[in-house]
RNA sequence: GAGGAUCGGGCGGCCGCGUCUCGCGCAAGCGGGCCGAGGAAAGUCCGGGCUCCACGAAACGACGGUGCCGGAUAACGUCCGGCGGGGGCGACCCCAGGGAAAGUGCCACAGAAAGCAGGUCGCAAAGGCUUCGGUCCUGCGACAGUGAAAGGGUGGGGUAAGAGCCCACCGCGGUCCCGGCAACGGCGGCCGGCACGGCAAACCCCACCGGGAGCAAGACCGAAUAGGGAUGGCUGGGCUCGUUUCGCCUUAUGCCGUCCGGGUUGGUUGCUUGAGGGGCGGAGCGAUCCGUCUCCCAGACGAAUGGCCGCACAUCCGCCGUCGCCUUUGGCUAUGGCGGAGGACAGAACCCGGCUUAUAGAUCCUC
RNA sequence: GGGCGCAUAGCUCAGUGGUAGAGCACUGUGUUCACACCGCAGGGGUCGCAAGUUCAAUCCUUGCUGCGCCCACCA
Numbered sequence: 001g002a003g004g005a006u007c008g009g010g011c012g013g014c015c016g017c018g019u020c021u022c023g024c025g026c027a028a029g030c031g032g033g034c035c036g037a038g039g040a041a042a043g044u045c046c047g048g049g050c051u052c053c054a055c056g057a058a059a060c061g062a063c064g065g066u067g068c069c070g071g072a073u074a075a076c077g078u079c080c081g082g083c084g085g086g087g088g089c090g091a092c093c094c095c096a097g098g099g100a101a102a103g104u105g106c107c108a109c110a111g112a113a114a115g116c117a118g119g120u121c122g123c124a125a126a127g128g129c130u131u132c133g134g135u136c137c138u139g140c141g142a143c144a145g146u147g148a149a150a151g152g153g154u155g156g157g158g159u160a161a162g163a164g165c166c167c168a169c170c171g172c173g174g175u176c177c178c179g180g181c182a183a184c185g186g187c188g189g190c191c192g193g194c195a196c197g198g199c200a201a202a203c204c205c206c207a208c209c210g211g212g213a214g215c216a217a218g219a220c221c222g223a224a225u226a227g228g229g230a231u232g233g234c235u236g237g238g239c240u241c242g243u244u245u246c247g248c249c250u251u252a253u254g255c256c257g258u259c260c261g262g263g264u265u266g267g268u269u270g271c272u273u274g275a276g277g278g279g280c281g282g283a284g285c286g287a288u289c290c291g292u293c294u295c296c297c298a299g300a301c302g303a304a305u306g307g308c309c310g311c312a313c314a315u316c317c318g319c320c321g322u323c324g325c326c327u328u329u330g331g332c333u334a335u336g337g338c339g340g341a342g343g344a345c346a347g348a349a350c351c352c353g354g355c356u357u358a359u360a361g362a363u364c365c366u367c
Numbered sequence: 368g369g370g371c372g373c374a375u376a377g378c379u380c381a382g383u384g385g386u387a388g389a390g391c392a393c394u395g396u397g398u399u400c401a402c403a404c405c406g407c408a409g410g411g412g413u414c415g416c417a418a419g420u421u422c423a424a425u426c427c428u429u430g431c432u433g434c435g436c437c438c439a440c441c442a
Stems, first nucleotide, its partner, number of pairs: 001367007010311006017036002020033005038345001042356002045354005050214004056246006063210005068082005083097001084095004098205002103203002105199003120144001122140003127136003152170006171194001172192005177186003218269004228260007236250004262441003276295008315341008324332003368438007377391004385422001393409005415431005
């Protein structure tokens, strides 16, 4: 220097808060006991569980998302192992990494020309004209210039001058063979002188995935009010993006949608045992899986998880001293003494798996 | 707690790949005795911040930051 893991405050005393539980008490309450934030509880960016949406089901479309290959998983845009590309001397790191020889679109400025290539400055033999300097026709795309990008690169041959025009090597495309489950790889064989610019985090094409809403979901009890008004629809309408088919719901002092107005700001439940934590053993390169033992580890709601004192340590600041280096007043590094400050980011709100972002510092392992 | 949206000049807003504009406001000047209106000229922008895609980003993608809006129950 790189990669990974763990912790992120310790000990003692006093006071205090919340759920549950035990005891006392008619009750209010009092006393004892167990437990009591995080690695991100955060952003709400993905994926699930759970609940509701008239039991809804299927096909097509729209819309949204994902995008090398194989595996892991409840699932994922996550993770693991490979492949390819790029960076680094290296350990290692990064990649939204399908398709541009289906289509459409864009490529500003500059430049002759920006996508069926084009022909500026130039280089040229033969031929025509000629005032013998050249010019026209024709051939060419090496060199120069512009640009992010100008239709393979290097070397040689060839030619009037040139050019894959020809050859060698490299690169590219196709195909066969070999290795690999595959992505892909192979100074492998053969064919092609090369025909294919970039952008898909532009539309799009291909493959795969996705119904919507969210615990303020939803269920029950209680209190209170005007069980109100306006408007639209109803043999067809509705079933939470559209169409079709099937099925279901409802069908006129009734039902549904939208808006306005009135009342309440209560209680119970959902609520915490779960894809759960830890130990051991086994399978696997690994993500992870299997077996077994053990533990119960927050459930608050105007929202508990805190405060004070003492000790020690890490860290930081100031003053003084010593060694060394630099060009001086002075500065830097190392070290000793004294004094002071004193823990980072941050805090559950239905629950899990991830990602991303914030984080003073400490310890350990590997390279 | 959950869901949705916005950020461009001092203010209100356009612009959605190719060097960023409009109205009001501001400054100077003309006009007027003076002020306003009006005319002419001018200044003012990290397009909220950072990274990525691209030759090129206000625009496309991702992550932060700030601001704003909505929701409960009963009949």
Two RNAs folded together computationally: RNase P RNA and transfer RNA, 442 nucleotides in total. The prediction has a mean pLDDT of 79.